[in-house]
Order: sequence, then structure tokens, then C1' cells
RNA sequence: GAUAAGGGCAAACCCGUUGAAAAACGGGGGCGCAAAACCACCGGUCUAAGGGCGCAAGCCUAGGACAGCGGGGCUACCGAA
Repeated sequence: GAUAAGGGCAAACCCGUUGAAAAACGGGGGCGCAAAACCACCGGUCUAAGGGCGCAAGCCUAGGACAGCGGGGCUACCGAA
């Protein structure tokens, strides 16, 4: 990549578990997705336990998180004209 075939994944929300949180995982659900498979390398975003500063309020900080924010890397199913 075609209004092809077989299929795949699963947003919000709800329940449970983990976590300081962001968030993740499991179940339900289905907004969407042709890499919505995988990797934090670059940019970005979120959190701030610990640490630093402060009289305090609070501020700063990623070895935490997001691959369904963009780029990049890497692997893969089907396939007519």
C1' cells in the first nucleotide's frame, strides 16, 4: 500500500493490585491505531520519594514515568492492480 483475507492492539471510564507520585499491571470496556510491536538515543511532557536550598510557605533536581507527543533506531504479518 486495496472498500482484499485472516487476524492483532486497546483511549476515556469503572473495579482490583503495586507505587511517594507520575504511572504501571490484571479484569471489564472500545476512542482510535498499518507498526497503537520493541528501544528513553535526540527534542518534549509528567512526577519529585531521596537530595539541595529555605525560619517557614515553598522552590530546584530523575537513577522515576510517558514509545497512544514528535524525530530516530530496530524487528515483523498479509498483499492485488
Predicted 3D model of an 81-nucleotide RNA (c-di-GMP-I riboswitch aptamer) from a marine sediment metagenome. The coordinates come from a structure-prediction model, not an experiment, and the mean pLDDT is 90. The sequence is in RNAcentral, with records from MGnify.